Predicted 3D model of a 74-nucleotide RNA (c-di-GMP-I riboswitch aptamer) from a Nitrospirota bacterium. The model forms 95% of the base pairs in the Rfam consensus.
[in-house]
RNA sequence: CCCAUAAAAAGGCAAAAUACGGGAGACUGUAUGACGCAAAGCCACCUUUCCUUUUGGAAAGAGGGGUUGCUGGG
Numbered sequence: 001c002c003c004a005u006a007a008a009a010a011g012g013c014a015a016a017a018u019a020c021g022g023g024a025g026a027c028u029g030u031a032u033g034a035c036g037c038a039a040a041g042c043c044a045c046c047u048u049u050c051c052u053u054u055u056g057g058a059a060a061g062a063g064g065g066g067u068u069g070c071u072g073g074g
Stems, first nucleotide, its partner, number of pairs: 001074003012037002017032006035061001041067003045064003048059004
């Protein structure tokens, strides 16, 4: 630098639910929890779905795309 990962190793994240909060709402923060995840790290650019009080907003664990990282292979 490229690939984008068999088995392992070191680890990581955290569904539903509950509690306490934020928001008009979708949804979301923290704690407990663990359904699962090789990017279930990050980004709202595109699609999709949802909310709205129009201008707008939410979801990255719906898909695409971009970008970064651990082990592994060349």